[in-house]
RNA sequence: GCCCCCAUAACUCAAUGGUAGAGUAACUGCCUUUUAAGCAGCAAAUCCCCGUCCGACUCGGGGUGGGGGCA
Numbered sequence: 001g002c003c004c005c006c007a008u009a010a011c012u013c014a015a016u017g018g019u020a021g022a023g024u025a026a027c028u029g030c031c032u033u034u035u036a037a038g039c040a041g042c043a044a045a046u047c048c049c050c051g052u053c054c055g056a057c058u059c060g061g062g063g064u065g066g067g068g069g070c071a
Stems, first nucleotide, its partner, number of pairs: 001070007010024004018054001027041004047063005
């Protein structure tokens, strides 16, 4: 320098153009002498910009960051 892949909640991952979800963690409450475990509840996210579309996590373009291959 060229090519490919990835980016969604604190973490690990779903969501094939039509309501953004799960597990773990955190927080609150219950239980317990207390902690842990258990039960119930609650909050939390689409890397950035532009475009296509009635509608974009999803499609297109450009960036940023990470990983891999070739030279």
Record summary: This is a predicted structure of a 71-nucleotide RNA (transfer RNA) from Candidatus Nealsonbacteria bacterium RIFCSPLOWO2_01_FULL_38_120. Taxonomically the source falls in Candidatus Nealsoniibacteriota (Bacteria, Bacteria candidate phyla). Its Rfam family is "tRNA".